[in-house]
Molecule: transfer RNA
Organism: uncultured Clostridia bacterium
RNA sequence: GUACCCUUAGCUCAGUUGGAUAGAGCAACUGCCUUCUAAGCAGUAGGUCGAGGGUUCGAAUCCCCCAGGGCACG
Numbered sequence: 001g002u003a004c005c006c007u008u009a010g011c012u013c014a015g016u017u018g019g020a021u022a023g024a025g026c027a028a029c030u031g032c033c034u035u036c037u038a039a040g041c042a043g044u045a046g047g048u049c050g051a052g053g054g055u056u057c058g059a060a061u062c063c064c065c066c067a068g069g070g071c072a073c074g
Stems, first nucleotide, its partner, number of pairs: 001073002004070004010026004019057001028044005050066001052064003
């Protein structure tokens, strides 16, 4: 330099025939329970879906470009 893949909550990830309020597990916090802790149960908070632009009535999803990471080839 070229081609391909990935980027969504603190972490690991799901969601890609475009559609109504964006989710799960773990972690965090609060409460219950317990002599205390852990475990268990219930609940709460946490996201401008990597940045920017475009298409569309509507974009995490499609297109362009940039950034970061991975892999292959040269």